């Protein structure tokens, strides 16, 4: 820096990624070289090697000899073996680091300089003999040497000691010198050069000890300590010291973290990081620690000793069973463990170490090699040309194109590495010998270098949804799988698997693990705490931190300068060496630190003096529910007593429980009791908070104002501590009116362990004590200072006063702050000081532990596991059983219906071989279907066809023949026969081609040739699909909704989502218009424009009309004419709130005029969008699927089924009616495969009229009768003269065909039904209701449907409380798939981790006691004893024995940690389970 919480936004906050690194491991792959490097089991180890050397210390033996000598060596002796090498178990410590101290010390070998080396003695190993033992290993006797051992002498500047002088030091004390006494040395060898031995002093290097500072986590470890702290005496050490011991004292240590527990070697450095930091300590270097485990000492200059000793223990091995041996955390190697880490290599050539005089010897240190891509670095796998852009793969919009791709082939060139051959440079300097000229000798290992040949032997791996560079196809179909986070996969997956292509890195590439970074996500640099996690409930206070003005002093903090140290390596810079680099060398810088010395004195500290402004005191005042105690008052309430009274009261949404004739409620009088204090009363007052309210008295705390008298910094904060601390709760004793958990009853409800009601006990009250928590909230710790104001309230003071001033308090607001909301002199602003607290959500304020509590419980307070979020503020929506305003046949007011009946029709269901398919709340259901008997038709059964019923293209033309010519056929029609048809079948006969263009011939008709097409057979591509996906789509449509909304540009506001505009006040049917306004404009919608209808003018008059004129008739615009009228259909006019009243305007009410008035009525017209709404079966179309079938054809059946349920209708139930008769008035349509007059026949449907009879392709003719209405007659309230279902019979019509399955007519039959439960629909005027007419589809028709047309023609609307829907504003929200939302808890199932638990298994450190090895020390005369002497029962030494201590072991009681654990407990997660509905809206009881 990115990704990830959201519809979007800002913030908070976690998770995650990109980077670097590694002693790594794993997967795939692997050409070469250089330099590095190689963790687990401080598990066990076979085998070999890793420490020897000196004959110039010594004796002895063996061998060789040039007889000079030389070589070898077991032993004595010396030096070394305490180094080097390995490891990190232990250790939280003077272990390490840095700086010091040693006046408290040691030091072999080395160096320097000083002085010396005289005399003597006794042994012993080897060896020889003998002997024990299996062995390891010894015993005894005898001989012997030394640079082995011992004695004497001598000795300094040595040690100790006596006395003193000088000098130094903070002190103990040091140094130098003088002095008294005592003590202490030695070794020889030689090649004659020298090498050694002894004493003392000094140096160098090495070491011991001490000090200051630094050095991990846990307080769920708070007290620890008896050698403990100090002293004195003694012992011990190289040396100080409780290091040890005896005695004395009672100390020491700790919140600046003792003690305990856990973890860990430390550092230089390494990794990371801008740095500060964080992590780390492998390789290299320094220090420490360890050497099978534990203990111990010996030797020595040095060890308590890795390859030495003793003891104990475990383990392994040998054994003759009596005893012995061993220690790879040296180099190799083995086993084991493990994800995992190498050769039983070569050499001492180099560097170094030990010994030696030296040659030299030894050296698994070391130098090299081997193995491992484990890491870093370098090199290569070729370079140039080459387009027919080959083949092939992949993709594609597919005659084609793109891409792999100059890539390959092919041509030319080069020669690194590997391969072969060769030569010999470097690592070698020294050392030895020397006649000083010189001579001689040394390479384990490796490469540089030269030549040869030839592109030959040498490329993989990861990724391609975003982060993050790189995209397509196929397969798969929430499967298989992927995944670091977000997340992909349910039929079009750039996310899975494969392929092609691409991106990255490259002898590697990925994965995993770990660390740092990003993470300012522990914040010193550099964070926070009103609401996101986070202010302690509030005071007081010891420690601590911080602290006013002036002056002086001081200089440890601070600053400056200098010195010293900060090892080397590393990092960095420069230069240099390997061909470069890695790597290596040299020089420099750095080493930010520590210490010492000197200086400065502003600041802070400290000391001293002083000041008054901080703080406090004093005097005088007024305010107050501040606190405690005592007393007292009235209203109300309940109970009791008495009176009046007489049926209810009470309670609720409505009721009931309850109470009352045994007299309630109500009312009057009286009495008792307890609790609380109405009005005043107020974002009024007081208090630190909790909290405080009648009145009076007593005691008492605090604040404020005025005066400016006193003290003189006395202050602020405050871990630990301590006090106070609402309500509930607890203990004991009182009290108890009202209220009221629990409980009981009544209701409500599906249930109701609730909400409501009737009762009612703890409790509420008092006293004494406990508890110690609250949303203890301003969700805001305390203090001080500073930084605009305005307006209120309370308490003081001043003033005549609007006012001024001090304190408290409330509201608004500037700058500033803040994620925003907001805060804003009462800060959440700007600073300082101190305290508390936070670090993702859940688990969890839980578990365990501890402390407190009588208990309830409180305080402190985790982890496993799990999620990728959890959250804050604000935004836009949506929603609310939130609010406001306003609409709509939404309700209300009305009229008529549906729901009941019968029938029609659609749907569900069921049935069926099939009952094809679709439509599904509104917005599916008389819908697609404006016409299912066949057809339609998609369904079922049966039969049949296969390039196909239909389209286009390519290819081939076939048969016979002498295989060269040459000749013949091809097409159309299509009989018999089979069949239900489709289809099959092909005889005979006939016709022979057709179109266009070009050319040629001909006068022309016409003929010939060529090309293309038609036609045709076969074949191949393909056709075909009402198969699938409406959730892949286009188009079309429904719906919200003809609702008034939806947006944009610029500007402005906001960090932003977004807002403003579009809000507000009016008004409208309307975001319609007006006014205002940080908005100004604009667009899509509304309106208007369009059609129709209502009035009218003009124009035009046929088929329409007929007033006037004329003619004719039985009659009729019938005719001549006419344009006046009606009408027709074109063009115009008319209506605009224009006028009056009101109003600012918009506009509104009423009115005038007018045919029409405020949109005149009706229609077409449907914004941004919503419903993954509907349709793949209208059509179109991607993908998928079928291809002798899911295609196509035909016959029959089905879509018409029928216990049932629903929707939509028709007809009715009747008298506003039915029926019979008479009679009147429309509009709009349709008509040629048509409408059909008239006439005749039939009761009628209908028929006939030459199988066509007048007229009519229509303002002409026809359908065509309009019906209700009107007039008159009958019926007389009944299942009827209502109603017509059903059924029987007889007919008619259409049609190839009416059985399944048509319509119509007549006769007969005459069902249900007497106005319809819950519920529900339509309609506001030419509307409802009612009446008929027409049309589309159509042979006919199941039409009662649909669409249009006119006739007659109402009622009602007070209004917006309610139901439904909608619009705007506002409010809340945990919703955003948006309330059909979200979401909680129990239970059930699975799985995981945790807690607890009878018990059980192990580990750890201590305590007490027992036993007590080795061994030091002490004691001791039992035994032994060469040197020396005073010659002894000697001293000294050794052994033995005893004692203290003492490892391992044992016993005991506790503590602590880990494991197992029947059962118990809650928690997380999973899922579409169960029960309810707690929360989010007033969430339906906030």
């Nucleotide at each position: 820096g990115g990704g990830u919480u959201u519809g979007a936004u800002c913030c908070u906050g976690g998770c995650u990624c990109a980077g670097a690194a590694c002693g790594a491991a794993c997967g795939c792959u692997g050409g070469c070289g250089g330099c590095g490097u190689g963790u687990u089991u401080u598990g066990a180890c076979a085998u070999g090697c890793a420490a020897g050397u000196c004959g110039a210390a010594c004796g002895a033996g063996a061998c060789c000899u040039u007889c000079g000598g030389g070589u070898c060596u077991a032993g004595u002796g010396g030096c070394g073996a305490a180094c080097g090498g390995c490891a990190g178990a232990g250790u939280a410590a003077c272990g390490c680091a840095u700086a010091g101290a040693u006046a408290a010390c040691c030091u072999a070998u080395c160096c320097c300089g000083g002085a010396u080396g005289g005399g003597g003695g006794g042994a012993u190993a080897a060896c020889a003999g003998u002997u024990g033992g299996a062995a390891a290993c010894g015993g005894c006797u005898g001989c012997u040497a030394a640079u082995a051992c011992c004695c004497c002498g001598u000795a300094c500047g040595c040690u100790c000691u006596u006395g003193g002088u000088a000098u130094c030091g903070c002190a103990u004390g040091g140094u130098a010198c003088c002095u008294u006494g005592a003590g202490g040395a030695a070794a020889g060898c030689u090649c004659c050069g020298g090498c050694g031995c002894a004493c003392a002093g000094g140096g160098a290097g090495g070491g011991g000890u001490c000090u200051a500072u630094g050095u991990c986590c846990g307080a769920u470890u708070a007290g620890c300590u008896a050698g403990u702290u100090g002293g004195u005496g003694g012992g011990g050490u190289a040396a100080c010291g409780g290091c040890c011991u005896a005695c004395c004292a009672a100390g020491g240590u700790u919140a600046c973290g003792g003690u305990c527990g856990g973890u860990a070697g430390g550092c230089g450095g390494a990794c990371u990081g801008a740095g500060a930091g964080g992590u780390u300590g492998g390789c290299c270097g320094c220090c420490c620690u360890g050497a099978c485990u534990g203990g111990g000492a010996c030797u020595g200059a040095g060890a308590c000793a890795c390859u030495g000793c003793c003891c104990a223990g475990a383990c392994u091995c040998c054994u003759a069973c009596g005893g012995g041996a061993g220690g790879c955390a040296g180099c190799a190697g083995u086993c084991u463990g493990g994800a995992a880490u190498a050769u039983u290599g070569c050499g001492c050539a180099a560097u170094g170490a030990g010994c030696g005089a030296a040659a030299g010897c030894u050296u698994g240190a070391c130098g090299c090699a081997g193995c491992g891509a484990c890491g870093c670095c370098g090199c290569g796998u070729g370079c140039g040309g080459g387009a027919a852009g080959a083949a092939g793969g992949c993709c594609u919009u597919c005659a084609g194109g793109g891409u792999c791709g100059u890539a390959a082939a092919c041509c030319g060139c080069u020669g690194u590495c590997a391969g072969g051959a060769g030569a010999a440079a470097a690592g070698a300097a020294a050392a030895g010998c020397u006649u000083c000229g010189g001579c001689u000798u040394u390479g384990a290992c490796u490469u540089a270098c030269u030549c040869c040949a030839g592109a030959g032997g040498a490329a993989g791996u990861u990724c391609a949804g975003g982060c993050u560079a790189a995209c397509u196809c196929c397969g798969u179909g929430c499967c298989a799988g992927c995944a670091g986070c977000c997340g992909c996969g349910g039929u079009a997956a750039u996310a899975c698997g494969g392929a092609g292509u691409g991106a990255g890195c490259g002898a590697g590439c990925g994965u995993u693990g770990u660390u740092c970074g990003g993470a300012a996500u522990u914040a010193c640099u550099g964070g926070g705490c009103u609401u996101a996690a986070a202010g302690g409930g509030c005071g007081c206070u010891a420690a601590g931190g911080c602290g006013g003005g002036a002056a002086g002093g001081c200089c440890a903090g601070u600053c400056c300068g200098g010195g010293u140290u900060g090892a080397a390596a590393g990092c960095c810079c420069u230069c240099g060496g390997c061909u470069c680099a890695a790597c290596c060398g040299a020089g420099g810088a750095a080493u930010u630190g520590g210490c010492c010395c000197g200086g400065a004195u502003a600041c802070g500290a400290c000391c001293u003096u002083u000041c008054u402004u901080g703080a406090g005191g004093c005097u005088g005042g007024g305010a107050g529910a501040g606190g405690a105690g005592a007393g007292u008052g009235g209203a109300a309430c309940u109970u009791c007593c008495g009176g009046u009274g007489g049926a209810g009261c009470g309670g609720u949404g409505a009721a009931a429980u309850g109470u009352g004739u045994a007299g309630a409620u109500a009312u009057c009088g009286g009495a008792a009791g307890g609790a609380a204090c109405g009005u005043c009363g107020g974002u009024g007052g007081c208090g630190a908070a909790a909290g405080c309210g009648g009145c009076u008295c007593u005691c008492u705390g605090g604040a404020c104002c005025a005066g400016u008298c006193c003290u003189g910094a006395c202050g602020c904060u405050g871990a630990u501590g301590u006090g106070c601390g609402a309500a509930a709760g607890c203990u004991a004793g009182g009290g108890g009116a009202g209220c009221a958990a629990a409980c009981a009853g009544g209701a409500u409800u599906a249930g109701a362990u609730a909400c409501c009601c009737u009762g009612g006990u703890a409790g509420u009250c008092c006293u004494a004590g406990c508890u110690g928590u609250a949303a203890a909230c301003g969700a805001u710790g305390g203090g001080c200072a500073c930084u605009a104001g305005a307006g209120g309230g309370c308490g003081g003071g001043c003033g005549a006063a609007u006012g001024c001033u001090c304190g408290c308090u409330c509201u608004c607001g500037u700058a500033g702050c803040g994620a925003a909301a907001g805060c804003g002199u009462u800060a959440a602003g700007u600073g300082c000081c101190c305290c508390g607290c936070c670090u993702g959500g859940g688990g969890a304020g839980u578990a365990c532990g501890a402390c407190c509590g009588c208990a309830a419980g409180g305080u402190u307070g985790a982890a496993a596991c799990u999620c990728a979020a959890a959250g804050g503020a604000a935004u836009u929506g949506a929603c609310g059983g939130g609010g406001g305003c306003u609409c709509a046949c939404a309700c209300a007011a009305g009229c008529g219906g549906u729901g009941g009946a019968g029938c029609a029709u659609g749907u569900g269901g069921u049935u069926c071989a099939a009952u094809u398919c679709g439509a599904a709340a509104c917005a599916a259901c008389g819908c697609g279907c404006a016409g299912a008997a066949c057809c339609u038709u998609a369904c079922c059964c049966g039969g049949g066809u296969u390039u196909g019923a239909c389209a286009u293209g390519g290819c081939u033309g076939c048969c016979c023949u002498u295989c060269g010519c040459g000749g013949g056929g091809u097409c159309c029609u299509g009989a018999a026969c089979c069949g239900a048809a489709a289809g099959g079948g092909g005889a005979a006969g006939g016709g022979g081609u057709u179109a266009u263009g070009g050319g040629g011939g001909g006068a022309g008709a016409c003929c010939c040739c060529c090309a293309u097409g038609a036609c045709u057979a076969g074949u191949u591509a393909c056709a075909g699909g009402u198969g699938u996906u409406g959730c892949a789509u286009g188009g079309c449509u429904g719906u919200c909704g003809u609702c008034a909304g939806c947006u944009c540009g610029u500007g402005c506001c906001g960090u932003g989502a977004g807002g403003u505009g579009u809000c507000a006040g009016g008004u409208u049917a309307a975001g319609u218009c007006c006014u205002c306004g940080a908005a100004c404009g604009a667009g899509c919608g509304a309106a208007a424009c369009c059609c129709u209808u209502a009035c009218u003018g003009c124009u035009a008059g046929u088929u329409g009309c007929c007033a006037g004129c004329g003619g004719a008739u039985a009659a009729u615009g019938c005719c001549g004419g006419g344009g006046a009228c009606u009408c027709u259909a074109g063009c115009g006019g008319g209506a605009c709130u224009g006028c009056c009243u009101c109003g600012a305007a918009a506009g509104a009410c009423g009115g005038a005029g007018g045919a029409a008035g405020g949109u005149g009525g009706g229609g077409a017209c449907g914004a941004c969008g919503u419903c993954a709404a509907g349709u793949c079966a209208u059509c179109a179309u991607g993908g998928c699927c079928c291809u002798u079938a899911u295609a196509c054809c035909c016959g029959g059946g089905g879509c018409u089924a029928c216990a049932c349920a629903c929707g939509u209708g028709c007809u009715a139930c009747a008298a506003u009616g039915g029926u019979c008769g008479a009679u009147a008035c429309a509009a709009a349509g349709g008509g040629a495969a048509g409408c059909c007059a008239g006439a005749c026949c039939g009761c009628g449907a209908g028929g006939u009229u030459g199988u066509g009879g007048a007229g009519c392709a229509a303002a002409u003719c026809c359908c065509a009768a309009a019906a209700a209405a009107u007039c008159g007659g009958c019926c007389c309230c009944a299942g009827u003269a209502c109603g017509g279902a059903u059924u029987g019979g007889a007919g008619g019509c259409u049609g190839c065909a009416a059985u399944u399955c048509g319509c119509c007519u007549c006769c007969a039959u005459g069902a249900a039904g007497c106005c319809g439960g819950a519920a529900u629909c339509g309609c506001u005027a030419g509307u409802a209701a009612u009446c008929g007419g027409a049309g589309a589809u159509c042979a006919g028709c199941u039409a009662c449907g649909c669409u249009c047309c006119g006739g007659u023609g109402a009622a009602u609307a007070u209004g917006u409380u309610c139901c439904u829907g909608a619009g705007c504003c506002u409010u809340g929200u945990a919703c955003a798939c948006a309330c059909c939302g979200c979401c909680c808890g129990u239970c059930u199932a699975g799985c995981c981790a945790c807690c607890u638990a009878a018990a059980u298994g192990g580990g750890g450190g201590g305590u007490a006691c027992c036993c007590g090895a080795a061994g030091u020390c002490c004691g001791u005369a039992g035994c032994c004893u060469a040197a020396c002497c005073u010659c002894g029962u000697g001293a000294g030494g050794g052994c033995g024995c005893g004692g203290c201590c003492g490892a391992a072991g044992g016993u005991a009681a506790a503590c602590u940690c880990c494991g197992u654990g029947a059962g118990g407990g809650g928690g997380a997660c999973u899922a579409a389970g169960u029960c309810g509905u707690a929360a989010c809206a007033a969430g339906g009881u906030a």